[in-house]
This is a predicted structure of a 368-nucleotide RNA (Bacterial RNase P class A) from a Candidatus Aminicenantes bacterium. It matches the Rfam family "Bacterial RNase P class A". By type it is a ribozyme.
RNA sequence: GGAAGCAGAUAAAGGAUCGCCGCAUUCCGAGGAAUGAGGAGGAAAGUCCGGGCUCCGCAGGGUAGGAUGGUUCCUAACGGGAACUGCUCACCAAAAAGAGGUGAGUAAGGAAAGUGCCGCAGAGAAUAGACUUUUCUCGCCGCCCCAGGCAGCGAGAAUAAAGGUGAAAAGGUGAGGUAAGAGCUCACCGUCCCUGGUUGGCGACAACCGGGACUGAGGUAAACCCCAUCCGGAGCAAGGCUAAACAAAAGGUGUUUAAGGCUUACCCGGCCGAGACCUUUGGGUUAGCUGCUAAAGCGGUUAAGCGAUUAAUCGCGUAGAUAAAUGGUCCUUCGUGACAGGACCCGGCUUACAGUCUGCUUCCCGGU
Repeated sequence: GGAAGCAGAUAAAGGAUCGCCGCAUUCCGAGGAAUGAGGAGGAAAGUCCGGGCUCCGCAGGGUAGGAUGGUUCCUAACGGGAACUGCUCACCAAAAAGAGGUGAGUAAGGAAAGUGCCGCAGAGAAUAGACUUUUCUCGCCGCCCCAGGCAGCGAGAAUAAAGGUGAAAAGGUGAGGUAAGAGCUCACCGUCCCUGGUUGGCGACAACCGGGACUGAGGUAAACCCCAUCCGGAGCAAGGCUAAACAAAAGGUGUUUAAGGCUUACCCGGCCGAGACCUUUGGGUUAGCUGCUAAAGCGGUUAAGCGAUUAAUCGCGUAGAUAAAUGGUCCUUCGUGACAGGACCCGGCUUACAGUCUGCUUCCCGGU
């Protein structure tokens, strides 16, 4: 100097002129006018999670249903974030093994509770097997060195060591044994599985030392399922106030109570319930104000912490439209301008994104 990866910032800047929106002040006084300082995002998108806030006389129990799933910590909370652990992968390093460093991913509880699924190929895919080969017996038959040996064909039996198929096929090595073989037996290993102890760690877990059982220790739970934890509902079109207008009719229950209702479904319990409630038909109201922006807000410094973050202190005050405001034109500079527009408000996740700048890690080239 260049490239890649990761993280962060920015998201054109300035001026002139005309126009739009709300706020403050002053004037005019239905209305309006002037001045001043202001007026879109990092994702405003998706509507996927979690809340603040508002309302509901069960925000009680159970069943169903749903969500989450390594540990610890952070947070108002989360299916979010930080660090760590396990597993997998890549690179470096390394004589080999074991172990180590850096980075990335992770939907990472349970397969010995049970039920499913694993195409094709293959004999056989988990209550899994005999295609080729091997061994023995019987029969036929050719050759020979002829009471036997070798080769071939057929039938029966044995076996799962060798070969083949497959992503995966009866734990491994050696010895004995056998007609040939096999954990059949033995020795040394092994550990899917069950389990004890020591040390370190808050913990997940790591290292080490054992015991049992096993010889078909398979995979899959982002299959059903089991286990653990958690879960009232509806939502700003929530809700509150003001103004205005109208029309009732039929049926049902019935005064200790019933029908019915009580904001996911069902059951139990509880509560409400009488000029009260339920069902059906029909009529009126579509106006205005509020909620509506000081927020678990943003930024600086110091301290603690590996970090997410927390505390203290100082400063700032950042749109509130409502048929839906924030725009048009011209000039200059430059990096030549991407994705793209609030609607109660926040914290996350996901998706889109031109160019420029900053930091860290790795690699390449050149110089000293």